[in-house]
RNAcentral holds the sequence, with entries from MGnify.
The RNA shown here (FMN riboswitch aptamer (RFN element)) has 110 nucleotides and comes from Candidatus Pullichristensenella avicola.
Rfam family: FMN riboswitch aptamer (RFN element). Rfam links the family to the GO term FMN binding.
RNA sequence: CGUCUUCAGGGCAGGGUGCAAUUCCCGAUUGGCGGUACAGUCCGCGAGCGCAGAGCGCAGAUCCGGUGAAACUCCGGAACCAACAGUGAAAGUCUGGAUGAAAGAAGAUG
Numbered sequence: 001c002g003u004c005u006u007c008a009g010g011g012c013a014g015g016g017u018g019c020a021a022u023u024c025c026c027g028a029u030u031g032g033c034g035g036u037a038c039a040g041u042c043c044g045c046g047a048g049c050g051c052a053g054a055g056c057g058c059a060g061a062u063c064c065g066g067u068g069a070a071a072c073u074c075c076g077g078a079a080c081c082a083a084c085a086g087u088g089a090a091a092g093u094c095u096g097g098a099u100g101a102a103a104g105a106a107g108a109u110g
Stems, first nucleotide, its partner, number of pairs: 001110007014026003028093002030082002032045004040080002048058004062078005084096003
């Protein structure tokens, strides 16, 4: 480097209003992959959407203090964010595309 195989996303307890909500309100709770001092919020990538396509474009969020040679990554504190379609009522968490795809990880073999 080629071929092949396997793996590769988590999450509303309890309560309020209401005919009706895991969608609203209180509260609870989750965090893909690579890089880097250990990261949902830094850099990059994937999933989603647009374009006939290569590929390009669109698409989310963090501060303060401490330790240290080094941390927007650790420790302490306080915040914030989360595609599309569906629904008797508005969804990160329910249902669906998805027994899918994929960043990538591991392994086998030449």

Its mean pLDDT, the model's own confidence on a scale to 100, is 84.